[in-house]
Transfer RNA from a Candidatus Pacearchaeota archaeon, 74 nucleotides, folded computationally.
Rfam family: tRNA. From the family's description: Transfer RNA (tRNA) molecules are approximately 80 nucleotides in length.
The prediction has a mean pLDDT of 80.
């Protein structure tokens, strides 16, 4: 130069092929209940679709194009 794969809360992980619930769970942290304290538990809260355009009544999801990290060939 050419190909493939991957990109989602702080942190990890589903849904993506097959378009359609408020994007689920786990964990982290807030705050309450508990307890002499503290841990553990139970409650509730907070925060995400790599980036641009497109199709489409509706995009995390299909199309194009680009960033990054890995991986094969040259």
């Nucleotide at each position: 130069g050419g190909g493939g794969u991957u990109a989602u809360g702080g942190g990890g992980u589903a849904a993506c092929c097959u378009g359609g619930u408020u994007a689920g769970c786990c964990u982290a942290c807030g705050a309450g209940c508990u307890u002499u304290g503290g841990g553990a538990g139970c409650u509730u809260g907070u925060g995400a679709u790599c980036c641009c355009g497109g199709u489409u009544c509706a995009a995390a999801u299909c199309c194009g194009g680009g960033u990054a990290a890995c991986c094969c060939c040259a």